[in-house]
Molecule: Bacterial RNase P class A
Organism: Gammaproteobacteria bacterium
C1' cells in the first nucleotide's frame, strides 16, 4: 500500500422566527406570562420471553404445543456468553433443530437386477459333481459380487495375502460397535484392549425419550357518574279512576323521596423502571454486586412541526400509544478499536 474479518459508536450542526403538547410556579373566569421536558437504533414486523391486570385453578393424568450437544447467564426465553462435535475458508473468522433409525409404522421420484421380507443386467470363474467330445474344449449343475453399468444414496474403505473366480475368508491401517484407563464439571478428546463388522437413508415424516407450558389481553382492568327510558322500595290519599252510592279496604294511576344496575362523559391504570450514566470489585465472557449521581415523551383526534439564514461530507430507513428483555427486517454517509492474508521497502 492492497484485500478482508470482527466488535462498537454517530444518524446533519448552529442561529433566528412562528406554532403544537406535557409538567411546575404565578396572575387566576375565558386565558395568558415565565421556567423546564418532548421519538428510534430500529419507535417497525408482532416472531419469541417476562412484568402487570382480570378470569380459571385441591392434586394428578390425557390431549395439544414448544424446546432438543454441554456448561453457564437471566425475571424469563425459540435469547445471550463460553466450550465440544461437524461443515466452509490459506487465515482472521463464519455457519450449524447437533437426542433416538437394533420399539414400531410410513416414505425413498427417475434410472436401475435390486431402494430393504432383499437381489443379479453386463461381466468373472468352471475347482467340485454329471454328460458329451474331433481331446482343443463344450453343455448342464452351479459359484461370485472384485470390475462395468444405474442412482442423491447400493450392504464398511484402502492395500496385501488368498482363491477356479471371488468374498472380513485371513492380515495391516482407517472407520464402526463394546469394555477399560487418562484428561475434562460436562459435551467430548485421547490411549489400550476386544469383536470380523451386524439393521442404506429419512425423525423442520408419524413416533419414542427428556424437559417446559392454564386462558385472555391496557379496547386488560379499577373508580366517579348525568339527561332520557326501564327496575325495586317507602310516604301522601285533606290527589284521580274502578269495585251501583257512602265509610273501611283492595286494585290501578298520580305526586314526592330513597335505592340499585347501566349508557354518554370523566378520572385512574400512565410511566421511577428487571431504569440511565460514572467509578470500583468479581468473572475468559454473557453478567452480577457495591457506591455516587440523574429524572429523560406520556397524548386520547392523539404533540414533537413550518419558514428563513449560514456551514459541511448535502443528510438514509423510518415515527411512541401499558412497560421491559430479545430476535428479525429496513437503512445515505461517516468515525473508532481489534485481528488475518498478500505485496514492497528498511
Nucleotide at each position: 500500500g492492497g484485500a478482508g474479518u470482527u466488535g462498537g459508536c454517530c444518524a446533519g450542526g448552529c442561529a433566528g422566527u412562528c406554532g403544537c403538547u406535557c409538567c411546575g410556579u404565578c396572575g387566576c373566569u375565558u386565558c395568558g406570562a415565565c421556567g423546564g421536558g418532548g421519538a428510534g437504533g430500529a419507535a417497525a414486523g408482532u416472531c419469541c420471553g417476562g412484568g402487570c391486570u382480570c378470569c380459571a385453578c385441591a392434586g394428578g393424568g390425557c390431549a395439544g404445543g414448544g424446546u432438543g450437544c454441554c456448561a453457564g447467564g437471566u425475571a424469563a426465553c425459540c435469547c445471550c456468553u463460553g466450550g465440544g462435535g461437524g461443515g466452509c475458508g490459506c487465515a482472521a473468522g463464519c455457519c450449524u433443530a447437533c437426542g433416538g433409525a437394533a420399539a414400531g409404522u410410513g416414505c425413498c421420484a427417475c434410472a436401475g437386477a435390486a431402494a430393504a421380507u432383499a437381489u443379479a443386467c453386463c461381466g468373472c470363474c468352471u475347482a467340485c459333481g454329471u454328460c458329451c467330445u474331433u481331446c482343443g474344449g463344450g453343455a448342464c449343475c452351479g459359484g461370485u459380487a472384485a470390475g462395468g453399468g444405474u442412482g442423491a444414496a447400493a450392504u464398511g474403505g484402502u492395500g496385501c495375502g488368498g482363491u477356479a473366480a471371488g468374498a472380513g475368508c485371513g492380515c495391516a491401517c482407517c472407520g464402526c460397535g463394546c469394555c477399560g484407563g487418562u484428561g475434562g464439571u460436562a459435551a467430548c478428546a485421547u490411549c489400550g484392549g476386544u469383536g470380523g463388522c451386524a439393521g442404506g437413508g429419512u425423525a423442520a415424516a408419524c413416533c419414542c425419550c427428556a424437559c417446559c407450558c392454564g386462558g385472555a389481553g391496557c379496547a386488560a382492568g379499577a373508580c366517579c357518574a348525568a339527561a332520557u327510558a326501564g327496575g325495586g322500595g317507602a310516604a301522601c290519599u285533606u290527589c284521580g279512576u274502578g269495585c251501583g252510592g257512602c265509610c273501611c279496604g283492595c286494585a290501578u294511576g298520580g305526586u314526592u323521596c330513597c335505592c340499585g344496575g347501566g349508557u354518554a362523559g370523566g378520572u385512574c391504570g400512565c410511566u421511577u423502571g428487571a431504569g440511565g450514566u460514572g467509578u470500583g470489585u468479581g468473572g475468559c465472557g454473557a453478567c452480577a454486586c457495591a457506591c455516587a449521581u440523574c429524572c429523560c415523551a406520556g397524548a386520547u383526534g392523539a404533540a414533537u412541526g413550518g419558514c428563513u439564514g449560514u456551514c459541511c461530507a448535502c443528510g438514509a430507513c423510518a415515527g411512541a400509544a401499558c412497560c421491559c428483555g430479545g430476535c428479525u427486517u429496513a437503512u445515505c454517509g461517516g468515525c473508532c478499536g481489534a485481528c488475518u492474508c498478500c505485496c514492497a521497502c528498511c